[in-house]
RNA sequence: UGAGAAAGACAGGCAAUCGCGGGCUGCAAAGCCCGAGGAAAGUCCGAACUCCACAGAGCGGGAUGCUGGAUAACGUCCAGUGAGGGUGACCUCAAGGAAAGUGCAACAGAAACAUACCGCCUGUCGGCAUGGUAGAAAUUACGGUGCCAGGCAGGUAAGGGCGAAAUGGUGAGGUAAAAGCUCACCAGCAGCCGGGUGACCGGCUGGCUGGGCAAACCCCAUUCGGAGCAAAACCAAGUAGAGGUAACAGUGGGUUCGCCUCGUGCGGACACGCUUGCGAGUUGCUCGCUCGUCAAGCCUCGGGUUGGUCGCUUGAGGCGUCGGGCAACCGGCGUCCUAGAUAGAUGAUUGCCCUCGCCGUAGUUGAGAAGCUGCGGCGGGACAAAAUUCGGCUUACGGCUUUCUCAACUC
RNA sequence: GGAGCCGUGGUGUAGUGGUCUAACAUGUCUGCCUGUCACGCAGAAGAUCGCGGGUUCGAAUCCCGUCGGUUCCG
Numbered sequence: 001u002g003a004g005a006a007a008g009a010c011a012g013g014c015a016a017u018c019g020c021g022g023g024c025u026g027c028a029a030a031g032c033c034c035g036a037g038g039a040a041a042g043u044c045c046g047a048a049c050u051c052c053a054c055a056g057a058g059c060g061g062g063a064u065g066c067u068g069g070a071u072a073a074c075g076u077c078c079a080g081u082g083a084g085g086g087u088g089a090c091c092u093c094a095a096g097g098a099a100a101g102u103g104c105a106a107c108a109g110a111a112a113c114a115u116a117c118c119g120c121c122u123g124u125c126g127g128c129a130u131g132g133u134a135g136a137a138a139u140u141a142c143g144g145u146g147c148c149a150g151g152c153a154g155g156u157a158a159g160g161g162c163g164a165a166a167u168g169g170u171g172a173g174g175u176a177a178a179a180g181c182u183c184a185c186c187a188g189c190a191g192c193c194g195g196g197u198g199a200c201c202g203g204c205u206g207g208c209u210g211g212g213c214a215a216a217c218c219c220c221a222u223u224c225g226g227a228g229c230a231a232a233a234c235c236a237a238g239u240a241g242a243g244g245u246a247a248c249a250g251u252g253g254g255u256u257c258g259c260c261u262c263g264u265g266c267g268g269a270c271a272c273g274c275u276u277g278c279g280a281g282u283u284g285c286u287c288g289c290u291c292g293u294c295a296a297g298c299c300u301c302g303g304g305u306u307g308g309u310c311g312c313u314u315g316a317g318g319c320g321u322c323g324g325g326c327a328a329c330c331g332g333c334g335u336c337c338u339a340g341a342u343a344g345a346u347g348a349u350u351g352c353c354c355u356c357g358c359c360g361u362a363g364u365u366g367a368g369a370a371g372c373u374g375c376g377g378c379g380g381g382a383c384a385a386a387a388u389u390c391g392g393c394u395u396a397c398g399g400c401u402u403u404c405u406c407a408a409c410u411c
Numbered sequence: 412g413g414a415g416c417c418g419u420g421g422u423g424u425a426g427u428g429g430u431c432u433a434a435c436a437u438g439u440c441u442g443c444c445u446g447u448c449a450c451g452c453a454g455a456a457g458a459u460c461g462c463g464g465g466u467u468c469g470a471a472u473c474c475c476g477u478c479g480g481u482u483c484c485g
Stems, first nucleotide, its partner, number of pairs: 001407008010398001012353007020035006037383001041394002044392005049228004056287004061224005066080005081095001082093004096219002101217002103213002117160002119156007126148005132142003168186006187209001189206007233309003241301005247276001249275004254270006260263001277293006317336008354381012412484007421437004429468001439455005461477005
């Protein structure tokens, strides 16, 4: 100098004038104080808070998935383990289970699950050649040896070929040819020993050991009630209702009324209990539970309101310091109070300063190109704005600082 | 506040793990036809499947994140 990696803080500053929202003081006029963000955003996770309700069981469904820790909680964070990428600083990982079961693997290939296409080897049939025995002889018979673009039966996963992937890899022995068939090393698995809280790591021994996909279904472990500040509560104002919907079930005793045949009679009304239905809720289904059964509930349609108060901002709060911890974070002490609007306030103008770019000009270095310094002019200073509140994640975005890596050059 | 769906040549769609670096229609361009235009005929170009990662031998397709659009409910 160039190319990168990681981390951090900041988010232009000050003053004046005018204006906006909130609070306090004041009869009023007015005065004083406070007033956006690191992401306020996306609404992707987790909670607080509030209500519905009971939140019970089973099935189903969702989420998460190496280990230890942090935390109110998390799918977040920290520290590690393993795997992968990078020359490196460093970065990435939904990283449980494939001997529970089911399924998938295009094309190519013989075969993608249990497989023999070529090749190698053995036997046999056949053919050819050769020499031997028997025979008087033959192109005869018998058995032997060698060879083969052949047929059949078998062995073989070494080699070739196909593929992303072919049942461990390399070498040696071994064999008819081969093969963990045997051995050495390596990889994997199991057992034992040692270290570590643990994921896991190291060593020894053993028999040689059949792959991939679960971000395919699935299995295992953990976990999950629903809704959301338009939650919820109060005040005021306003309003118009209509239709539909489950047994006027059975039974028991009680109270009471009526009747006449005056009885342990018949009929009715009322509330209660039990049973079976039915309806609603339990926000997937079943059981269970709760409530209701003639209307005050529920469903559908229609009408009215769109005001105020509260929730609302003091909180798992900020800052400083000390201590513990590798760290995330935790604890002690001190100090501070720092927006609550409701279609939504936090802005505008001017001046000075900071910073960046361009132009002009003066000085200076230089042969020049150009650089540095001063002055003046013009233009720029990102992304973006609270809406119940926190903890995270993700995305958008400006320049700055520190540390580190690699390469080249100079001393 | 809550719940879905979509993104593939200029436009509208198909393709939902494999002979797909992708098909169809229309549009565009070139040539032919015609006196000329249209119609018709023949041919060509045109897509890194919104973007970034991951899973897999293999991704438009599966998963995660993100950006944009759109619909529904209150």